RNAcentral holds the sequence, with entries from Rfam and Ribocentre.
Predicted 3D model of a 119-nucleotide RNA (FMN riboswitch aptamer (RFN element)) from Tissierella creatinophila DSM 6911.
Of the family's consensus pairs, 100% are formed in the model.
Rfam family: FMN riboswitch aptamer (RFN element). About the family: The RFN element is a highly conserved domain that is found frequently in the 5'-untranslated regions of prokaryotic mRNAs that encode for flavin mononucleotide (FMN) biosynthesis and transport proteins. This element is a metabolite-dependent riboswitch that directly binds FMN in the absence of proteins. In Bacillus subtilis, the riboswitch most likely controls gene expression by causing premature transcription termination within the 5' untranslated region of the ribDEAHT operon and precluding access to the ribosome-binding site of ypaA mRNA.The FMN riboswitch structure, reported in present an FMN-bound six-stem junction, adopts a butterfly-like scaffold, stapled together by opposingly directed but nearly identically folded peripheral domains.
Its mean pLDDT, the model's own confidence on a scale to 100, is 82.

[in-house]
RNA sequence: AUAUAUCUUCAGGGCGAGGCGUAAAUCCUCACCGGCGGUAAAGCCCGCGAGCCUAUUUAUAGGUUGACUUGGUUAAAUUCCAAGGCCGACAGUUAUAGUCUGGAUAAGAGAAGAUGUAU
Numbered sequence: 001a002u003a004u005a006u007c008u009u010c011a012g013g014g015c016g017a018g019g020c021g022u023a024a025a026u027c028c029u030c031a032c033c034g035g036c037g038g039u040a041a042a043g044c045c046c047g048c049g050a051g052c053c054u055a056u057u058u059a060u061a062g063g064u065u066g067a068c069u070u071g072g073u074u075a076a077a078u079u080c081c082a083a084g085g086c087c088g089a090c091a092g093u094u095a096u097a098g099u100c101u102g103g104a105u106a107a108g109a110g111a112a113g114a115u116g117u118a119u
Base pairs, nucleotide, nucleotide: 001119002118003117004116005115006114007113008112009111010110016030017029018028019027031099032098033088034087035048036047037046038045043086044085051064052063053062054061055060068084069083070082071081072080090102091101092100
């Protein structure tokens, strides 16, 4: 240094103002937010996780799973710069939720570290 085993820790952000209304942090106008790995630095390129659905031996398997264009720079960018767009699980709620409450003091892609072993 690489591989591998065990263990430890860490691992998601955001409604502020106004309007209508009996009632909205849910509607309307403006505002605000962006998990992990890959790749020229990415919410919207590829892959993964979470979520949801089905089966069941309750732990696994299968399925499903959102959204971008134009111009510029460059060897290289749907990633940078400029401009204009778009998207966001389930359940709950005096009224429809990416932002509130809840499952969740959960789970987890993965990240860092410790120790052992092998080369």